[in-house]
Molecule: FMN riboswitch aptamer (RFN element)
Organism: Parolsenella massiliensis
RNA sequence: UUUCAGGGCGGGGUGAGAUUCCCCACUGGCGGUAACUGGGCAGGCGAUAGCCCCCCAGAAGCCCGCGACCCGCGGAUACGCGGCUGACCCGGUGAGAGUCCGGGGCCAACGGUCACAGUCCGGAUGGAAGAAA
Numbered sequence: 001u002u003u004c005a006g007g008g009c010g011g012g013g014u015g016a017g018a019u020u021c022c023c024c025a026c027u028g029g030c031g032g033u034a035a036c037u038g039g040g041c042a043g044g045c046g047a048u049a050g051c052c053c054c055c056c057a058g059a060a061g062c063c064c065g066c067g068a069c070c071c072g073c074g075g076a077u078a079c080g081c082g083g084c085u086g087a088c089c090c091g092g093u094g095a096g097a098g099u100c101c102g103g104g105g106c107c108a109a110c111g112g113u114c115a116c117a118g119u120c121c122g123g124a125u126g127g128a129a130g131a132a133a
Stems, first nucleotide, its partner, number of pairs: 001133004010024004025119002027108002029066004036058005043052003061106002070083005088104005110122003
C1' cells in the first nucleotide's frame, strides 16, 4: 500500500397488532493462553508396537486483553484524548482444570417498531480489533 475482516426466529400459543411477549429453538468478532486434537521428525528409551523430548497447525461467547456501540471533553470537519465496556457453576480425571470430559446455567450496545428485539429494520456501500499478500 492492497485485499479481507459477525452469526442467528424454524415450529407453536395469546392477540386487532408480536421474527419484540410466552413455550420449544438458533447464534457466538479479534489477539493471547490452554493438561485436548492432528501432523512432523533431529535426539533418547524400547521389542519393528509404542512412549518421552522437541517442532508445526488447530482448539474458550462467559480466563486475560482488545474492538464495535455508548458517554464526556476538544475540534469547522476529518479526527484526537479520556471514560465505559456483558456473562459460570457443579461433577469427573489429574500433581495441577479458567481451558479437557459430562451436566446444568448465564450473557449479548444504541435508535426504530400497531407490543417489550442477541436473531427484524436503521446509522452501516460506515468504522474496527486484527488477518493475509